[in-house]
FMN riboswitch aptamer (RFN element) from Actinoplanes friuliensis DSM 7358, 184 nucleotides, folded computationally.

RNA sequence: ACGCGCUGGCGGGACUCGGUGAAAUUCCGAACCGGCGGUGAUGCCCUGCUCCGGCAGAGCUAAGCCCGCGACCCGGACGUCGGCACCACGACGGACGGUGGACCUGGUGAGACUCCAGGGCCGACGGUAGGACGGACGGCUGCGAGGCCGAUCGUCCUGACAGUCCGGAUGGGAGACAGCGCGC
Numbered sequence: 001a002c003g004c005g006c007u008g009g010c011g012g013g014a015c016u017c018g019g020u021g022a023a024a025u026u027c028c029g030a031a032c033c034g035g036c037g038g039u040g041a042u043g044c045c046c047u048g049c050u051c052c053g054g055c056a057g058a059g060c061u062a063a064g065c066c067c068g069c070g071a072c073c074c075g076g077a078c079g080u081c082g083g084c085a086c087c088a089c090g091a092c093g094g095a096c097g098g099u100g101g102a103c104c105u106g107g108u109g110a111g112a113c114u115c116c117a118g119g120g121c122c123g124a125c126g127g128u129a130g131g132a133c134g135g136a137c138g139g140c141u142g143c144g145a146g147g148c149c150g151a152u153c154g155u156c157c158u159g160a161c162a163g164u165c166c167g168g169a170u171g172g173g174a175g176a177c178a179g180c181g182c183g184c
Base pairs, nucleotide, nucleotide: 002183003182004181005180006179007178008177010175016030017029018028019027032163033123034122035069036068037067038066043060044059046057047056048055049054064121065120073098074097075096078093079092080091081090082089103119104118105117106116107115125167126166127165129158130157131156132155133154134153135152137150138149139148140147141146
């Protein structure tokens, strides 16, 4: 160095201005963001050789839309628990399986969906507003009839649609790294 095992912490970014509107970081115009591994003709640096033109090697770096993976979602053998033996049910975990977004044109060149220029495109799930009428309740007010306000329930009408806000998530995680043990 390599292989296997264990442990540890680390491990995702982004709404600014204007418009419409009762209401928008959600719509419209412009702006803003880009996880991990691989590939890779970029750039930087080092070493060796040199006919001083370069050549060879090592390291770091380089794709949101090329190949894969993770996240989200669906299923799930099986395991633990509720709860007491089994079944059924529910909660949690879960090998594994499924689903799973988006790029072209021109240039250079031996070669580019990666470089340069230009124009495009994509981004899980749940949440999000106002009004009318009515019911019972509470508060304030009024001599009273009643009036006003609040949260709540029901019916109805209209509306506004999130990559960026809030939430699951102090979670999970591709993976990169460090330490320890064993093997070689």

Of the family's consensus pairs, 100% are formed in the model. The source organism's lineage runs through Bacteria, Micromonosporales, Micromonosporaceae, Actinoplanes and Actinoplanes friuliensis.